[in-house]
Molecule: SAM riboswitch aptamer (S box leader)
Organism: Kineococcus vitellinus
RNA sequence: ACACCAUCCAGAGCGGCCGAGAGUCCUGGCUCGACGACGCCGCAGCAACCCCCCGAGCCCGGGCGCGGGUGCUACCGCCAGGUCGAUGGAGU
Numbered sequence: 001a002c003a004c005c006a007u008c009c010a011g012a013g014c015g016g017c018c019g020a021g022a023g024u025c026c027u028g029g030c031u032c033g034a035c036g037a038c039g040c041c042g043c044a045g046c047a048a049c050c051c052c053c054c055g056a057g058c059c060c061g062g063g064c065g066c067g068g069g070u071g072c073u074a075c076c077g078c079c080a081g082g083u084c085g086a087u088g089g090a091g092u
Base pairs, nucleotide, nucleotide: 001092002091004089005088006087007086008085013043014042015041016040017039021032022031023030025082026081027080028079029078044073045072046071049069050068051067052063053062054061055060077084
């Protein structure tokens, strides 16, 4: 980079830095934001995709959150339509 599978209405915030837009994009709404949003960093937490544990067992089903790899922590990916994407896993 390509194609595949699963999930995207549950859950979980404080501090520091920065300084104007942000919630993917378009249209229409709604909302957050100088009482500092978005983003970045640290810590904390949530969840359970993979590792891990159990069952005879790849698949499959169940379990754990002590530990490892990720992910996530305003609003249903904010909503509707359209488009597109995000995360994890296993491949080429």